TPP riboswitch aptamer (THI element) from Salinarimonas ramus, 101 nucleotides, folded computationally.
Its mean pLDDT, the model's own confidence on a scale to 100, is 76.
It matches the Rfam family "TPP riboswitch aptamer (THI element)". Gene Ontology term of the family: thiamine pyrophosphate binding.
RNA sequence: GGCGAAGGACAGGGGCGUCCGUGCAGGAAUGCACGGGCUGAGAAGCACCCUCCGAACCUGAACCAGAUCAUGCUGGCGUAGGGAGUCCGCGAGCGACCGAC
Numbered sequence: 001g002g003c004g005a006a007g008g009a010c011a012g013g014g015g016c017g018u019c020c021g022u023g024c025a026g027g028a029a030u031g032c033a034c035g036g037g038c039u040g041a042g043a044a045g046c047a048c049c050c051u052c053c054g055a056a057c058c059u060g061a062a063c064c065a066g067a068u069c070a071u072g073c074u075g076g077c078g079u080a081g082g083g084a085g086u087c088c089g090c091g092a093g094c095g096a097c098c099g100a101c
Stems, first nucleotide, its partner, number of pairs: 001098002003095002007088004011051004016045001017038009057082003063076004
């Protein structure tokens, strides 16, 4: 010097896997329902997370390495490519953010 945080309203974006048991259907693969284990904020919740200062989430990806009963479970990939916003709030003596000295 710039900017306007937290919080709120409305709006928008997003994911929901894996393993075991039981039951039902099926020739089987598998699907559905219920219960339980794992990770996680969330594994269908009137919830949770994220909305450009954007790793919420998607693509690459049937990817690579490690771990696991198994799985995006962990790390890499990743300063990659995409990805959904307005208002209120604040009035500068404030500071959470950015730049210069």